Predicted 3D model of a 147-nucleotide RNA (FMN riboswitch aptamer (RFN element)) from Platysternon megacephalum.
RNAcentral holds the sequence, with entries from Rfam.
NCBI's taxonomy places the organism under Eukaryota, Vertebrata, Euteleostomi, Testudines, Platysternon.
Its Rfam family is "FMN riboswitch aptamer (RFN element)". About the family: The RFN element is a highly conserved domain that is found frequently in the 5'-untranslated regions of prokaryotic mRNAs that encode for flavin mononucleotide (FMN) biosynthesis and transport proteins.
The prediction has a mean pLDDT of 80.
[in-house]
RNA sequence: ACGUGCUCCGGGGUCGGUGAAAUUCCGAGCCGGCGGUGAAAGCCCGCGACCCGCGUCGAAAAGCCUGUGCUGGCUGUUGUUUUCCUCGCGGUUGAUCUGGUGAAAUUCCAGGGCCGACGGUGAAAGUCCGGAUGGGAGGCAGCACGU
Numbered sequence: 001a002c003g004u005g006c007u008c009c010g011g012g013g014u015c016g017g018u019g020a021a022a023u024u025c026c027g028a029g030c031c032g033g034c035g036g037u038g039a040a041a042g043c044c045c046g047c048g049a050c051c052c053g054c055g056u057c058g059a060a061a062a063g064c065c066u067g068u069g070c071u072g073g074c075u076g077u078u079g080u081u082u083u084c085c086u087c088g089c090g091g092u093u094g095a096u097c098u099g100g101u102g103a104a105a106u107u108c109c110a111g112g113g114c115c116g117a118c119g120g121u122g123a124a125a126g127u128c129c130g131g132a133u134g135g136g137a138g139g140c141a142g143c144a145c146g147u
Base pairs, nucleotide, nucleotide: 001147002146003145004144005143006142007141008139009138014028015027016026017025029127030126031116032115033047034046035045036044042114043113051091052090053089054088055087058084059083060082061081062080064073065072096112097111098110099109100108118130119129120128
C1' cells in the first nucleotide's frame, strides 16, 4: 500500500401579520447528506435514503376434509395467502443563468433566479410532528488479521 472483519463517526433550517384555528396562507427570513469534477457545487456527473416492481434467505400468522355448530380426522417434508425481514437487480427520484478573475471555475467573487419525497396536523408544510435512538452513500477515524 491492498484486502477482510470489528468498533466509532455519519442532516440542516423561523419570526411577524391576518384569522376561531395557520411555524402549512401572506410578508420577510433561514437550511442544503456522500463521492467525483485542471478550482472549493442544494441546482454539472454519479451515489444514498424515501417510493414502486421482480427474485431471493429466514420468521410469524393463516390453511384443508366432514358437519348446522362443537367435536373429530388429515396435512404440517409439499403447496397456497398475507405481513415483516436479509440480500440482489431494475424502475422512479427537484432545481442555474449572466458577468468578472484565471491556464483551468454552471464549483471562487458579484448579481439575479430556481428546487426540496411520504404520512399527520380545528387552515394547504423544505423549515412543526412522525416512520427515525432507523437507514445510509461514505470517513486525511481507530483496532485486529492476511497478502